Annotation
RNAcentral holds the full RNA, with entries from ENA, Greengenes and SILVA. The part of an RNA shown here (small-subunit ribosomal RNA, 5' domain) has 519 nucleotides and comes from an uncultured bacterium. The coordinates come from a structure-prediction model, not an experiment, and the mean pLDDT is 83. It matches the Rfam family "Bacterial small subunit ribosomal RNA". Gene Ontology terms of the family: structural constituent of ribosome and ribosome.
Context: one part of a larger RNA
Parts: sequence; structure tokens; C1' cells
RNA sequence: GACGAACGCUGGCGGCGUGCUUAACACAUGCAAGUCGAACGGAAAGGCCCAGCAUCUUUGGCGGUGGGUACUCGAGUGGCGAACGGGUGAGUAACACGUGGGUGAUCUGCCCCGCACUGUGGGAUAAGCCUGGGAAACUGGGUCUAAUACCACAUACGACCAUGGCGUAGGGGUCAUGGUGGAAAGCUUUUGCGGUGUGGGAUGAGCCCGCGGCCUAUCAGCUUGUUGGUGGGGUAAUGGCCUACCAAGGCGGCGACGGGUAGCCGGCCUGAGAGGGUGGACGGCCACAUUGGGACUGAGACACGGCCCAGACUCCUACGGGAGGCAGCAGUGGGGAAUAUUGCACAAUGGGCGCAAGCCUGAUGCAGCGACGCCGCGUGGGGGAUGACGGCCUUCGGGUUGUAAACUCCUUUCGCCCGGGACGAAGCCCACCUUGGUGGGUGACGGUACCGUGGAGAAGAAGCACCGGCUAACUACGUGCCAGCAGCCGCGGUAAUACGUAGGGUGCAAGCGUUGUCC
Repeated sequence: GACGAACGCUGGCGGCGUGCUUAACACAUGCAAGUCGAACGGAAAGGCCCAGCAUCUUUGGCGGUGGGUACUCGAGUGGCGAACGGGUGAGUAACACGUGGGUGAUCUGCCCCGCACUGUGGGAUAAGCCUGGGAAACUGGGUCUAAUACCACAUACGACCAUGGCGUAGGGGUCAUGGUGGAAAGCUUUUGCGGUGUGGGAUGAGCCCGCGGCCUAUCAGCUUGUUGGUGGGGUAAUGGCCUACCAAGGCGGCGACGGGUAGCCGGCCUGAGAGGGUGGACGGCCACAUUGGGACUGAGACACGGCCCAGACUCCUACGGGAGGCAGCAGUGGGGAAUAUUGCACAAUGGGCGCAAGCCUGAUGCAGCGACGCCGCGUGGGGGAUGACGGCCUUCGGGUUGUAAACUCCUUUCGCCCGGGACGAAGCCCACCUUGGUGGGUGACGGUACCGUGGAGAAGAAGCACCGGCUAACUACGUGCCAGCAGCCGCGGUAAUACGUAGGGUGCAAGCGUUGUCC
């Protein structure tokens, strides 16, 4: 000098930040991922319209019944999303990360550009209805039905495969021949939104390589899928990634192997620099989601709020069987020196779905709590000597506190009260006329910031540490090697500037000290 700090004393205001460093300990409760009726069959609830009925009746209306509408929509089929966003740092010494390359060894939903298409049919199934089992979770049978769900056929090139040629750097590129097989979906009132194949782009990702960054030799040898080859399998793709066979290799004092520790970086702290330390907040990458294992779906996961199995733990149970996973946001217990609200809003930014309206969004925007940090402001200003009173000291003359107070003249920041009151709203939406314009709607924060010749009145606002030397700042009393102090040297045993108190002083100041850690 610095800090995600803690502790002691003290504490006026604001802005911007920041806040479980410990038990990757266990979690009550609520919320954190839905959306689309412009894919579909539909109608459980509500709305609206119509009809007639009954009660009350002020003839407005209320209640039940039936029908319609599709305003709307529970549950369901289907699509997209749920692989993003958010959390944590356990593991990991590794191509995990950083940096620079390679991919002639690769994939990429949505998006953009180009080309070509979107033909003809079919059978089911959920929901529904009927009926069983079960305490529940849930689950079985029968029957009916729809689709942008599923299937078949047709058509299809440059896509794919095989063969051959050219070419090459190995599977890039190109030409020819042949070929089993391979597409599609419709919806909407208009505008419009879609679907399929293929080529390219963009974005994202996979894999490979050079170099770089901890400690330990009281770890010196390590290795059998091990190192390489051939055939095969597997993958989007290379590869011992896997497998069979063959060879006997491969690594190591430039530290292999083992042990310990640790997420890595941009950065941050310190330092003149070189360097040293560090990786909290923010940003990038990685890994993980109660512990271990596994695959499914999908463009993408081996998937935090998906599935299956096993373990531990918790809960429900009718004892047969089931349910759960806060290292999401709040919050609870526990641990700890120690770390916050079970808040408001989707108004903005961004994300998902949707043509849109819109819905969802504990991302985010805000608010709350904490002097935890940084920065700013205030706690008044001028005058005022009989140098008052009081305190303390005294050589008893006085000195000092001290212009300090009182008193007087001013000011009113911040706070309090009153009145007004935003920017953030650009866009989007609605209505009307329609080149385009006009009008209206949309703010959590927030009646906040801010504003006022507004109001009152010095009024509401100072402490902490230190004073032997280092090191700025001294006296008195008490104590008497006691009580105590102390970073080092050292103080204290009867005149203590070093202990305790008081007066005075010094330094910082809404903080000041102490402790811890790093330079």
C1' cells in the first nucleotide's frame, strides 16, 4: 500500500459498488420453462347471444335448464423450446486452460442467399365413452375419432453408393457409366405463415498439433492395449477408440512413474521495473448437479428443476408399495470470527413460443438489509477579552483550557415540513383518415431523483487511537517488580512523561484502532 474481511469503541446524509472465503452439509415453504386454437380431435370451467320456465321484483336484474357461438380454454395428440439463461469449484497437473495453427478426418436446429419441388393413397392411436385393479403413486381391457402424428406408392438432379478416368496432398475438385434405395403438409378472412431435396453462407461445436504456466528424488525406474502394423468394428469424423492376428516396442535425470496441492485465463494487488502474490466481483473457457454407473430422445445432452439401475439419506403407506434431490431466487437448521429480503415488476434490455395480440422469464431491471469498500457532503460562518465561571497545573505572582464559551451579526448545504414533479418510451399496440399523418394507450423503480428568490430555525449531526525512543504529541495524582503495559528495545521494587485516572497535547476523522493475509 491492498482486502469478499472479522473484532472493539463510535456513528449524520448521499452516490456507486459489494456481501457463506467455513459443511460440493441437510433442507420446510413458495416461485425459478414454457408456449402455440393460424397443426388436430374437441368442450371440463368461465364469458357472450338466443329461447322458454319458476321465485323475488323497483320490470333494471338475480338463479337454475336447454341450444348456439368459438370470445376463450382444463386435460390430450402434435410442433418448437426445455442442451440457452442461472448456480457452484467438488473433481481435474490434463490438449483442462492460454496462445498460435490444422481439419484433404468432421457435424451444425432456428437464420440468410440460390436452384428444384410440394403428386396419389392408406391404416392406426391419445383424448372421449364403457368397464376393471390399487390406500396411493399409477395402471389394464373394450370401443370411437383427428392432424403439420405415422406409413405406402409416384417423381427427383449435381445428394448417396459402386466401378472407371482426369487430377491431387490422403476421403478437396472434376468427368462418365450403372444402381438397390431415399422427399414433402398443410393452416389462415385479407396480408400471410409454412413443408421437402440440394448447393453455398453465417453461427455454434467436435477432433488433432507446436509452445507456455505448481511443489516434491525422504518417489528412479514406469508400461501389456502397453508402442507400432494389417484386417475388421464403431463414430458426424481421425485414432488401440474397440476387437482378432503379427512384431517388440514405447516413456524416463530436458525428471518418466508415484505422492501432495490446485479449476485455467483476461485480469487484480504490490513494485521504479524485473519480479512476487492472487484468480472474490465482471468477462471467456472447462468441470459438476445427493454418490456411482448407463443409455434414450434430439441438430445439439450421456441432460441441475428428463429417464433407468445401484448406494446413502429423508418422507408417505391400508405394509402390498410409492415419493424426493435448492452447487437456481428467497428462506431454515447446522458449521463458523463472519456474509443480506421467504420484497416489487416484466416498464426497459435479453431469452422461449406465437403471424400477431400476448403468455412465460427469481435472467434482468429495481427496491430492502450491512460504514463491508471507494468517493462526495455536513456537523456552521464573521465578530467577540473583564482573557468570565469551572477544570487542571503552580515557584501562589500566575499559567493553561482559550476566541474557546457566553454575547452579537449572519448563512441554511444535508436533514425535517410544504408545493410541483421527471428522463428512462425508442419501439410496440389500438382507432381514424390513409403518400403518410392525426389522436390515444403502455413505468416496477416512484410521488423517487430533481425543482422552488418556498417554510422554520444554529437549529437534528464527533468520535477513535496515541503522547519513553523508533514516532507527531507532557504534566499532576494513584499504584509501588503489585496491578498492569509491550510491535522491537524495554517500563513498574515510593518522586513512573512507558501501568491506571485526570487536565493538556498529537494524528486521523464518520470513522478510528486491533487481528489476519499478500507485496